[in-house]
RNA sequence: UGCGGGGUGGUGCAAUGGUAGCACUUCACGCUCUGGACGUGGAAAUUUAGGUUCGAAUCCUAACCCCGCAG
Numbered sequence: 001u002g003c004g005g006g007g008u009g010g011u012g013c014a015a016u017g018g019u020a021g022c023a024c025u026u027c028a029c030g031c032u033c034u035g036g037a038c039g040u041g042g043a044a045a046u047u048u049a050g051g052u053u054c055g056a057a058u059c060c061u062a063a064c065c066c067c068g069c070a071g
């Protein structure tokens, strides 16, 4: 430099173009003599900039970052 794959809460993953969800974590409450476990509820995310579309995490373009292959 070229090609391919990827980027989503703090972490690991989901999500037919139509309210971004699950688990762990965290906070509050319940339960308990206390803690843990368990139960209920809350907070927390789509890498960036454009484009297409009534509507984009998803499709298109460019950039940035990570991994792999080639040189």
Base pairs, nucleotide, nucleotide: 001070002069003068004067005066006065007064010024011023012022013021018054026042027041028040029039030038047063048062049061050060051059
Predicted 3D model of a 71-nucleotide RNA (transfer RNA) from Parcubacteria group bacterium CG1_02_41_26. It matches the Rfam family "tRNA". It is annotated as a transfer RNA. RNAcentral holds the sequence, with entries from ENA.